RNA sequence: GACCUGCAAGGGCAAACCCUCCGAAAGGUGGGGACGCAAAGUCACCGGUCUACAGGGCGCGCGCCGAUUGGCGCGUGCUCCAUGACAGCGGGAUCGCCAGG
Repeated sequence: GACCUGCAAGGGCAAACCCUCCGAAAGGUGGGGACGCAAAGUCACCGGUCUACAGGGCGCGCGCCGAUUGGCGCGUGCUCCAUGACAGCGGGAUCGCCAGG
């Protein structure tokens, strides 16, 4: 130096929850707080999961126009959808402390 392993030491990170700010939301920032974590350091490349502002589809209510089975506007319900998010879901990439073999 490399690989494997993680008993110890020095330490490190920080779930839920609470406060704050950002966001339509999922979620994220800062502070408190510790469930846990040998990469719970970093990266959305692959799979997966979450959200749906906007957009599409279907329906309902009201109003206006048309006069034939429709069109437009507003509101609303369901549904589809990532360009949004999750690295503490798994894989992958990459950097890395100490100790033993």